Predicted 3D model of a 557-nucleotide part of an RNA (large-subunit ribosomal RNA, domain I) from Nitrospirales bacterium NOB. The RNAcentral record of the full RNA draws on ENA.

Context: one part of a larger RNA
C1' cells in the first nucleotide's frame, strides 16, 4: 500500500408523512373605476424587524344580527399595561374614516415629489365699523373630450366659426371566451413561385355575462319544409386542387332549447308650423299577397328579456349561526383508539383530531331549525297596459302605398367546397344605372315554362363558448430533483443597461418535559457526568443508503 471484517465520521439517498399543488364535475359570480379603480409608496402597535390588517378616527371607529367566556392578529416568547355578563375578542350585514402616487384630472414632474390661483375658516396687525393687509395652516374648487339645453357672437347683413354657462356622460384596469378592422413567416409541397401553414400568430377597435346570429327577396324539387344558434350524422361524400401537396361543403335526418316572435318607414286621417316645396307631432299600419277607404258578424288579451313601464306583498336560494343519537370494564403499554369480556346508537359506520387502529372522547356527519340587513331568483297576489273609439273573421271593387344613387350591368377584388373556370350566389371599390304589384328576387352561365320568396329599416330570450374569482364534491393524480416557478415571507434572493431571466430551501418530541447542577476546556466551540423522555429523537434534531474519510483486527505485498 492492498483486500476482508468490524466500529465510527461524513453525506442526505430511501421509507413514512403533508401544510402545497394538479385535474374533473356541480353551483355561484361574471366585473371594478372621476362617489378616484387595479396596483403601489409611506405610515400605523407601549417596547415592533418582517408578514397580515388598517389609514393621521390608522392590527382600528359607529350601528344591527349572531354568539360566548375569555381576549389585546402571525413569526414569538417575555415584560409593562389594558378590555370583558353594562356581553368583550371572534363571525356576518350596513355605515364612517380612508395620507400620498396611480386613468390621475389646477400646473409641473425623474410615480409616491415640487409650485400655484380663487373661495372660506383659524391667527396677527390697522380701522369706531364695513373692511383691508400679512406669515403659516385646515377645508373646498380649478384637466381634457363628447352629447344635450341655453346665452353670447367675428371677418360678413342674416348666418356660421368662436366664446361662455348649465347638465349628463367618457377616459383607466381586468383571466379566457366573443364580434369587427388589419394581417405574417417559418413550415408542407423531398427545391419553389400558384397553393399550403392561415384568415392562424400578432396588432388595433368594440362589447357582454355571454357575444354573434335571427323571423326568408331562405331552402327544396313538382314532394314539401318553415327564424337563429349549438351538437351528432350526412362525409372525408359532392366538389376544389402546379387535379400536386393538400383543402373540403350543403340538402336531408337525429337531438339541445322552445306554448318566440315582434317594432318601424310609407299610403290615409287629424293637429301645429310653413319661405307653400314641405317639416314636426298624434292616430293608422307592417304583409306575399296585404294595408287605407265601404258592407256584415264580432270579444277578450298581454306584461317587466324584444314588442310601453314602475312598485309592493308573498315564496325560495345565498351571505352568520343553533340543535344534533349511542360505552363501560379489564390486559399489555410511556400513552389505548389495540387484545379480551360485556353493552348501546344508527335518516348519523363521510371525514378529521385525540400519546398506537375510536360509530358511541372532541370537531363533525345524517336529518332538522333559523335572526337583522343585504342580494339574487320565482311569477302566486296586488298591480300595470291594450281592446268593444273594433282584436279577429268574411265579402265587394276601383284608386293609393309597400325602404333608390338601391337592384342590375361593366371593370377591379374578396368570400363561399369553388385557385376564372360554363361560375351562379354574397360582399367591397370605381363607373353606369332600373322597375313600381299587369311589379321584383331566386331556383349554379343563359332562355322558356313551372315552383318559390318579397331586398335595399330595426329589435329579440333559451339551447352554445370561457374561468382572473367564490363555495362544494370527487380522483386506478403528485408526494419535496415529484406536484405550480413558488408546501418554506417566491415572481423573492440573484443575474441583466434593458426587454427579461429566475432559484435553492419541508419533518425534535405525545408534550419543551428544549437538558437545573457538577467537572474538563481558553468564561468559546465541544466533551464527560447528572437530569428529562417510551426513546436523546438534543435543536447542524424522524429514518439515516452509497460515494468519500478514519480507527482496530486478520491476511497479503
Nucleotide at each position: 500500500g492492498g483486500u476482508g471484517c468490524a466500529u465510527g465520521g461524513u453525506g442526505g439517498a430511501u421509507g413514512c408523512c403533508u401544510a402545497g399543488g394538479c385535474g374533473u364535475c356541480c353551483a355561484g359570480a361574471g366585473g371594478c373605476g372621476a362617489a378616484g379603480a387595479a396596483a403601489g409608496a409611506c405610515g400605523u402597535g407601549g417596547u415592533a424587524g418582517c408578514c397580515u390588517g388598517c389609514g393621521a378616527u390608522a392590527a382600528g371607529c359607529c350601528c344591527g344580527g349572531a354568539g360566548a367566556a375569555g381576549g389585546c392578529g402571525g413569526c414569538a416568547a417575555a415584560c409593562a399595561g389594558c378590555c370583558u355578563g353594562u356581553g368583550a375578542u371572534c363571525c356576518c350585514g350596513g355605515g364612517a374614516u380612508u395620507u400620498c402616487u396611480g386613468a390621475a384630472u389646477g400646473g409641473g414632474g425623474a410615480a409616491a415629489c415640487c409650485c400655484g390661483a380663487c373661495g372660506u375658516c383659524a391667527c396677527u396687525g390697522a380701522g369706531c365699523a364695513a373692511u383691508c393687509a400679512g406669515a403659516u395652516g385646515g377645508c373646498g374648487u380649478c384637466a381634457c373630450c363628447g352629447g344635450c339645453g341655453g346665452c353670447u357672437g367675428a371677418a360678413u347683413u342674416c348666418a356660421u366659426a368662436g366664446g361662455c354657462c348649465g347638465u349628463c356622460g367618457g377616459a383607466g384596469c381586468c383571466g379566457a371566451c366573443c364580434c369587427g378592422g388589419g394581417g405574417a413567416a417559418c413550415u408542407g409541397a423531398c427545391a419553389c413561385a400558384u397553393c399550403u401553414c392561415a384568415g392562424u400568430a400578432c396588432c388595433c377597435g368594440g362589447a357582454g355575462g355571454a357575444a354573434a346570429g335571427g323571423a326568408a327577396a331562405u331552402c327544396a324539387a313538382c314532394c314539401g319544409a318553415g327564424a337563429c344558434u349549438c351538437c351528432g350524422u350526412c362525409a372525408g361524400u359532392a366538389g376544389c386542387g402546379g387535379c400536386g401537396a393538400g383543402c373540403g361543403a350543403a340538402c336531408g335526418c337525429g337531438g339541445a332549447u322552445a306554448c318566440a316572435g315582434c317594432c318601424c318607414a310609407a299610403a290615409c286621417c287629424g293637429g301645429u308650423c310653413u319661405u307653400c316645396g314641405g317639416a314636426c307631432c298624434g292616430g293608422g299600419g307592417u304583409u306575399g299577397u296585404g294595408g287605407g277607404g265601404c258592407c256584415u258578424c264580432g270579444a277578450g288579451g298581454a306584461g317587466u328579456u324584444a314588442a310601453a313601464a314602475a312598485g309592493g306583498c308573498g315564496c325560495g336560494g345565498c351571505c352568520g349561526g343553533c340543535g344534533g343519537a349511542a360505552u363501560g370494564g379489564u390486559c399489555u403499554g410511556g400513552a389505548a383508539a389495540g387484545g379480551c369480556c360485556a353493552a348501546c346508537c344508527a335518516g348519523a359506520g363521510c371525514g378529521g383530531g385525540u400519546g398506537a387502529c375510536a360509530g358511541u372522547c372532541c370537531c363533525g356527519u345524517a336529518g332538522g331549525c333559523a335572526a337583522a340587513g343585504g342580494u339574487c331568483g320565482c311569477a302566486g297576489c296586488c298591480c300595470u297596459c291594450c281592446g268593444u273609439u273594433g282584436a279577429g273573421a268574411g265579402g265587394a271593387u276601383u284608386c293609393c302605398c309597400a325602404g333608390a344613387g338601391u337592384a342590375g350591368c361593366a371593370c377591379g377584388g374578396a368570400g363561399c367546397c369553388c385557385g376564372u373556370g360554363a361560375a351562379a350566389c354574397u360582399c367591397c371599390g370605381u363607373g353606369u344605372g332600373a322597375a313600381g304589384c299587369c311589379g321584383g328576387g331566386g331556383g349554379g352561365a343563359c332562355c322558356a315554362c313551372c315552383c318559390u320568396c318579397c331586398a335595399a329599416g330595426g329589435c329579440u330570450a333559451a339551447g352554445u363558448a370561457c374561468u382572473c374569482c367564490u363555495g362544494g364534491a370527487c380522483g386506478a393524480c403528485c408526494g419535496a430533483u415529484a406536484g405550480u416557478g413558488g408546501a418554506c415571507c417566491a415572481g423573492u434572493a440573484a443575474g441583466g443597461u434593458g426587454a427579461c431571466u429566475g432559484a435553492a430551501a419541508g419533518g425534535u418530541g405525545a408534550a419543551a418535559a428544549g437538558a437545573a447542577c457538577c467537572g474538563c476546556a481558553a468564561u468559546a466551540a465541544g466533551c464527560g457526568g447528572a437530569g428529562u423522555u417510551a426513546a436523546a429523537a438534543g435543536a447542524a434534531c424522524c429514518u439515516g443508503a452509497a460515494a468519500c474519510c478514519a480507527u482496530g483486527c486478520a491476511c497479503u505485498u
NCBI's taxonomy places the organism under Bacteria, Pseudomonadati, Nitrospirota, Nitrospiria, Nitrospirales.